A computed fold for a 161-nucleotide RNA from Thermoflexus hugenholtzii JAD2, annotated as c-di-AMP riboswitch aptamer (ydaO/yuaA leader). NCBI's taxonomy places the organism under Bacteria, Thermoflexales, Thermoflexaceae, Thermoflexus, Thermoflexus hugenholtzii. The coordinates come from a structure-prediction model, not an experiment, and the mean pLDDT is 77.
RNA sequence: UCGCGUAGUACGCCUAGUUCCCCGGUACCGCCGGGGAAACGGGGGACCCAACUGAGGGGGGCGAAUCUCUCGUCCGGCGCCGCCGCAGGGCAGCGCACAGCGAGUGAGCGGCAGCUUCCGCCGUAGCCCGUCAGCUAACCCCGUCGGCGUAGGAAGAACCU
Repeated sequence: UCGCGUAGUACGCCUAGUUCCCCGGUACCGCCGGGGAAACGGGGGACCCAACUGAGGGGGGCGAAUCUCUCGUCCGGCGCCGCCGCAGGGCAGCGCACAGCGAGUGAGCGGCAGCUUCCGCCGUAGCCCGUCAGCUAACCCCGUCGGCGUAGGAAGAACCU
């Protein structure tokens, strides 16, 4: 000097997810429970405006977590076609369209120790409502979780000395 690992943090990151007050408990200045306020965040909800139909697998919300293209694929639908049956109908194969799911490629979006841009790196999940909700003033309702250890390079602005 570089790499890897571990530990710690009064430092910091993602996220709306923070701060304060009152009461009670306690193993005691910490923590737990209840209540309240501020701050931040989300949903419902008029006139006006918008929309009003159809397209199978309703529709909608939180969140950065979406979209294009290609391939594959389940149920059902439609079409073609073969076989069985007196008939109703049944079975098999092929194709088409929609949506969902799986894989891949790009684009978009989000994050990375004050701010902006570029490079670089990382993420693109998960959950909820329950047939129902466009926008929306007044008004009404809800949330304050959880998970981590990044700080690499260049330019600029601002600020400080």